[in-house]
The RNA shown here (Lysine riboswitch aptamer) has 192 nucleotides and comes from Thermoactinomyces mirandus.
RNA sequence: UGAUGAGGUAGAGGUCGCGACUUUUAAGAGUACUUCAUUCGAGGUGCAGAGACACCAAUGACACUGAGGGAAAGGAAAAGCCGCCGAAGUCUGCAUGUUUCUCUGAACCUGCAGGCUGGGGCCGUCUCCGAACAGGGACGGAACUGUCACGUCAUUCCUUUUCCAGGGGAUACGUGGUGCGCUAUCUUUAUG
Repeated sequence: UGAUGAGGUAGAGGUCGCGACUUUUAAGAGUACUUCAUUCGAGGUGCAGAGACACCAAUGACACUGAGGGAAAGGAAAAGCCGCCGAAGUCUGCAUGUUUCUCUGAACCUGCAGGCUGGGGCCGUCUCCGAACAGGGACGGAACUGUCACGUCAUUCCUUUUCCAGGGGAUACGUGGUGCGCUAUCUUUAUG
């Protein structure tokens, strides 16, 4: 000096970037639940099914109707604030716990291991929760966007140069890949 590799630091993607928290608002909903009354007349409740157990029930269960009272959660919108750029999300398996107990299933929390996803939307099918047309997930599809590589007969700037040609950068277009990536920078390292 600094190829290549290794390690560190700082950044970028976006107009819904990711996630948490707080406040307000709408919806949830005149729903769930509850009080009273009439009718009916034997079961009903505890995530679903079966069994058990507990509780309520002819002093009327459940249900219908009428009158009165009357929520909340998750999710959504807006604002604020915090931490950030595998931010984070998710799937599978195993283990524990919660939903009264057992079995099967479903949902939720935590931990471990492995896999997938650059990013956010849209559409379709299936599924979870749910009031939902909101939201989550799986699979697939067509686009957009970021980034890298290669290419172009394109435009422009710089450089060598009389000019052409060549080289480099930016933009545009096309193809392909994708985060253990990319950009900048520092340290170290081969060689000279």
The organism belongs to Thermoactinomyces, within Bacteria.